This is a predicted structure of a 540-nucleotide part of an RNA (large-subunit ribosomal RNA, domain I) from an uncultured Bacteroidales bacterium. Its Rfam family is "Bacterial large subunit ribosomal RNA". It was read from a public genome assembly. Its mean pLDDT, the model's own confidence on a scale to 100, is 85.
[in-house]
Context: one part of a larger RNA
């Protein structure tokens, strides 16, 4: 020195554990904000650095409700205090809520600086305290006033803009994709929506949306890559309405006049809303019921906060400890789950089935106010959405790439008809059929989950699972945008080693003591390997 064995050191694998995650489902809620949000700064404790809570009324104030013996957060200690005259704690409401922040009196390098006006404190001040003062839009208007907005927020929605990598085995049309991303705006959903429809071929359906299917079909396509419908059918849900105009009337303004006339404009009210056309106007006839929505008030009211109550076990053995073994019992609308010194239906918390409850409250009933509502016949020919429909050119959207290209949108240039009218049925024409554009509103069914509650995993178990089980978006890195960790486990209980000894020692260790165990001693469960030692054996 090698190898082997034993015993240690170092190390932190493995096993077990879970305080934390991940995913899905159900329910709730779907917003917060000038009454100052989200997020922060700085403060608040007897002693107080951090976290948590709170705001000068500062780990908290007031009221009501719950609860019933302890309490003064994490978090011990010292020193003090509160509570059955009901504290701490839990729920609901109210109050307080510095400064910054949309930040809004003005400024500013956020948490700071400096003002105006009114009021107050003071002997007084250039000091202090309270209130108020931004801008835009709308209403109203008198140099009075009132209202709204702004910002934040995970995804979902609608709109305005809008890539490239990539694919086509290169690449340009094409694709990726109207995706990512940027911007605007909204809601609890959004959007769409009451036919100038779909469709069919002389038939029909009857707002919209979503799902299944139709169908990878019909089609589109350097007919490449690839893109990719729709009707019907089956389901979910179900709901329909209002204006503009004709005509009638009121108000204000204007024009004109031979001046209680006529005309025009604006505005308000009535009227009216359709496609087998409907309405207005005129004439005639007949009817006089019912229903709906909005809003307000009252009553009932499932539900709805903290919470209440909730069955039944003893003995013995082993053991540090019984829930384990053995013996004999019991309950169950409860043998879900968790805890308790090892494995507990009957020890504790719970669980099943019940109960309770303020605000609020689906729904139902009643009342007030508001809103809408006739039918038929005839005449008449007044109205029925214009720079619109449509066309040319250039684009875009439609599954559809200009194609035979209908349909929809429009930058530009043209530009109708007026119900004897107009649009559509995939070039176009005719016949036929369907519909009535150029105004608007509209629940439910279908999307999403930051947040709250509940449930569950052939999900993870600390190099896993969220980046984060632990004081993590922290430490640390970066000028910055931004990047971004490591780090869990004594024991049933601190019983966390009084006292003595070695030592310079508040280091470390040896005794003693605690404990079932101290090779469980805080560098603390288990404690693998590499690696480092000591002793023994053996070989060279």
């Nucleotide at each position: 020195g090698g190898c082997g064995g034993a015993c240690g050191g170092c190390g932190g694998a493995u096993g077990c554990c879970u305080a934390g995650g991940c995913u899905u489902c159900c329910g709730g809620a779907g917003g917060c904000g000038a009454a100052g949000a989200a997020g922060g700064a700085c403060g608040c404790g007897g002693c107080a650095a951090g976290c948590u809570g709170c705001g000068a009324a500062a780990a908290g104030g007031c009221a009501c409700g719950g609860g019933g013996a302890a309490c003064c957060g994490c978090a011990a200690g010292c020193g003090g205090g509160u509570g059955c005259u009901g504290a701490u704690c839990c729920g609901u409401g109210c109050g307080u809520g510095u400064c910054c922040g949309a930040a809004u009196g003005g400024g500013g390098c956020a948490a700071c600086c400096c003002g105006g006006c009114g009021g107050g404190c003071u002997g007084g001040a250039g000091g202090c305290c309270c209130g108020u003062c931004a801008c835009a839009c709308c209403c109203a208007u008198a140099c009075a006033g009132g209202g709204u907005g702004g910002g934040c927020g995970a995804a979902c929605g609608c709109g305005g803009g809008g890539a490239a990598c990539u694919g086509a085995a290169a690449c340009a049309u094409c694709u990726a994709a109207g995706u990512a991303c940027c911007c605007g705006c909204a809601g609890g959903a959004a959007g769409a929506g009451a036919a100038a429809g779909a469709a069919a071929a002389c038939a029909u359906c009857g707002a919209u949306g979503g799902c299944c299917c139709c169908a990878g079909u019909a089609g589109c396509g350097g007919c490449g890559a690839g893109c990719g419908a729709a009707g019907a059918g089956g389901c979910c849900a179900g709901a329909g309405c209002c204006c503009a105009a004709a005509c009638c009337g009121g108000g204000c303004c204007c024009g004109u006049c031979g001046a209680g006339g006529c005309g025009g404009g604006c505005u308000c009210g009535g009227g009216g809303u359709a496609g087998u056309a409907g309405g207005a106007g005129c004439g005639g006839c007949c009817a006089g019921a019912g229903g709906c929505c909005g809003u307000c008030c009252g009553g009932c009211g499932a539900g709805g906060a903290a919470c209440c109550a909730g069955a039944a076990g003893c003995g013995u053995c082993u053991g540090g400890a019984a829930a384990g073994g053995c013996g004999c019992g019991g309950c169950g609308a409860a043998g879900a789950g968790g805890g308790u010194g090892a494995c507990a239906c009957c020890c504790c918390c719970g669980u099943a089935a019940g109960g309770g409850c303020a605000a609020c409250g689906a729904g139902c009933c009643g009342g007030g106010c508001g809103c809408g509502a006739g039918g038929c016949c005839g005449c008449c020919a007044c109205c029925u959405g214009a720079g619109u429909a449509g066309g040319g050119c250039g684009g875009g959207a439609c599954a559809c790439g200009a194609g035979g290209a209908a349909u929809c949108c429009u930058g530009u240039c043209c530009g109708a008809a007026a119900c004897a009218g107009c649009g559509g049925g995939g070039c176009c024409c005719a016949a036929c059929c369907c519909g009535c554009a150029a105004g608007g509103c509209u629940a439910a069914a279908c999307a999403c989950u930051a947040c709250c509650g509940g449930a569950a995993g052939a999900c993870c178990g600390a190099c896993a699972g969220c980046g984060a089980a632990c004081c993590a978006g922290u430490a640390c890195c970066g000028u910055g945008a931004g990047g971004g960790a490591a780090a869990g486990g004594u024991g049933g209980g601190a019983a966390g080693c009084a006292c003595c000894c070695c030592g310079a020692g508040c280091a470390g260790g040896g005794g003693a003591g605690u404990g079932a165990a101290a090779u469980a001693g805080a560098a603390c469960c288990u404690g693998a390997a590499a690696c480092c030692g000591u002793c023994c054996g053996u070989c060279c």